[in-house]
RNA sequence: GGGCUGCGACGGGGGCGUCCGCGCAAGCGGGCUGAGAAGCACCCUUUGAACCUGACCCGGAUCAUUCCGGCGGAGGAAGUCGCGGGACCGCCGCG
Numbered sequence: 001g002g003g004c005u006g007c008g009a010c011g012g013g014g015g016c017g018u019c020c021g022c023g024c025a026a027g028c029g030g031g032c033u034g035a036g037a038a039g040c041a042c043c044c045u046u047u048g049a050a051c052c053u054g055a056c057c058c059g060g061a062u063c064a065u066u067c068c069g070g071c072g073g074a075g076g077a078a079g080u081c082g083c084g085g086g087a088c089c090g091c092c093g094c095g
Stems, first nucleotide, its partner, number of pairs: 001089002004085007011045004016039001017032006051076003057070004
């Protein structure tokens, strides 16, 4: 120095549905899934299935749903810096 790998800082990205009850409405309460269903939260950040598109898609389940699976490693998607790890490989120096 290479490839492998852990952590942190700052910056950045992202989603928030469905059903029931009450209510004129705003909203409040409860059920479901989930990390998160508006949180001083959660998740993701190129090692990128966080998230978006296709999609008012296809199959299954459900009271219902972006609930599960497929589509699918398909297309897109937000980064810089710092600190560290042990074995391996290469190079250089010293004895």